[in-house]
RNA sequence: CGGGAUGUAGCGCAGCCUGGUUAGCGCGUUUGACUGGGGGUCAAAAGGUCGCGAGUUCGAAUCUCGCUAUCCCGA
Numbered sequence: 001c002g003g004g005a006u007g008u009a010g011c012g013c014a015g016c017c018u019g020g021u022u023a024g025c026g027c028g029u030u031u032g033a034c035u036g037g038g039g040g041u042c043a044a045a046a047g048g049u050c051g052c053g054a055g056u057u058c059g060a061a062u063c064u065c066g067c068u069a070u071c072c073c074g075a
Stems, first nucleotide, its partner, number of pairs: 001074007010027004020058001029045006051067005
């Protein structure tokens, strides 16, 4: 320098292909109940400008373009 993949809650991921109700799942965190306590079980809650910016559209995590971080391949 060229090509490809990935980036979504504290952690690990789904959803993207085929745009449409309020973006979900597991673990974790907090609170409450059960228990003498720990552990455990159950219930509830908090936590996301979907990597950044722009464009298309009535409507974008999803489509288009640019940039960026990490990883892989090539030169």

Transfer RNA from a Lentisphaeria bacterium, 75 nucleotides, folded computationally. The organism belongs to Lentisphaeria, within Bacteria. It matches the Rfam family "tRNA". The prediction has a mean pLDDT of 82.